[in-house]
């Protein structure tokens, strides 16, 4: 400098690390009305792109491929390439106006040809 993300700005205090607050961006929760509505079994649900299969494996786990997501103005075609984690709530959560409550970390330097703007 720039990319990915909601994760940026801006003000006050402080030696300074940080701490407060504000604006914006994200995300939950929570009426009418709608929507759902049986028996059994499995709790269920959030946030992320990250799900769902098949093998192995006593258990740890481990491979292989996938739904989806990235690849540097932007959109788009072909072809390559990565990713395909992780956390959280605690048996509760449909939608939801008012109102409520939480969060602004982190990581990265990213390929070729073609078209449109």
């Nucleotide at each position: 400098u720039g990319c990915c993300u909601a994760a940026u700005c801006c003000c006050g205090c402080u030696a300074g690390a940080g701490c407060g607050g504000g604006a914006a961006c994200g995300g939950g929760g929570g009426a009418c009305c709608c929507a759902c509505u049986u028996c059994a079994c499995c709790g269920g649900g959030g946030c992320g792109c990250a799900u769902c299969g098949c093998c192995a494996a006593u258990c740890c786990u481990g491979g292989c491929g996938u739904a989806g997501g990235g690849c540097a103005c932007u959109c788009u075609u072909c072809g390559g390439c990565c990713c395909g984690a992780g956390c959280c709530c605690g048996u509760c959560a449909g939608c939801u106006a008012a109102c409520c409550c939480c969060g602004u970390c982190g990581g990265c330097a990213u390929c070729g040809a073609g078209g449109a703007g």

This is a predicted structure of a 117-nucleotide RNA (c-di-AMP riboswitch aptamer (ydaO/yuaA leader)) from a soil metagenome. RNAcentral holds the sequence, with entries from MGnify. The coordinates come from a structure-prediction model, not an experiment, and the mean pLDDT is 79.